[in-house]
The RNA shown here (SAM riboswitch aptamer (S box leader)) has 116 nucleotides and comes from Halalkalibacterium ligniniphilum. NCBI's taxonomy places the organism under Bacteria, Bacillati, Bacilli, Caryophanales, Halalkalibacterium (ex Joshi et al. 2022).
RNA sequence: UCUUAUCGAGAGUGGCGGAGGGACUGGCCCAAUGAAGCCCAGCAACCGUUAAGUGGUUUUCUACUACUUAGAAAAGGUGCUAAUUCCAGCAGAGCAAUUUGCUUUGGAAGAUGAGA
Numbered sequence: 001u002c003u004u005a006u007c008g009a010g011a012g013u014g015g016c017g018g019a020g021g022g023a024c025u026g027g028c029c030c031a032a033u034g035a036a037g038c039c040c041a042g043c044a045a046c047c048g049u050u051a052a053g054u055g056g057u058u059u060u061c062u063a064c065u066a067c068u069u070a071g072a073a074a075a076g077g078u079g080c081u082a083a084u085u086c087c088a089g090c091a092g093a094g095c096a097a098u099u100u101g102c103u104u105u106g107g108a109a110g111a112u113g114a115g116a
Stems, first nucleotide, its partner, number of pairs: 001116007012040001014039003020030003024089004041081003046077002049072002051069007085109001090106007
């Protein structure tokens, strides 16, 4: 960089630290009643592990593999732990209304996992 899945749930009255943080822009927020970062703790279940079922490959056993279950657990690899990805940004639809507001659909951008 490309492909693909997910992004309305969940999770700290901890320790160190000492001024910023929420990707970008505009808003609006968080922060000395302690930001970032590090450690610990926790959450979830993407990969991985495992059980059952169905199908496929294989001459058979076996083995491998795909899918399913609001399956199980959480050893390992990641991730996450203010606000829906905090809201909007581009295009459309509906309603109110008279130049804005509200609702909604798709997209863009971004984040994370897996694969290349």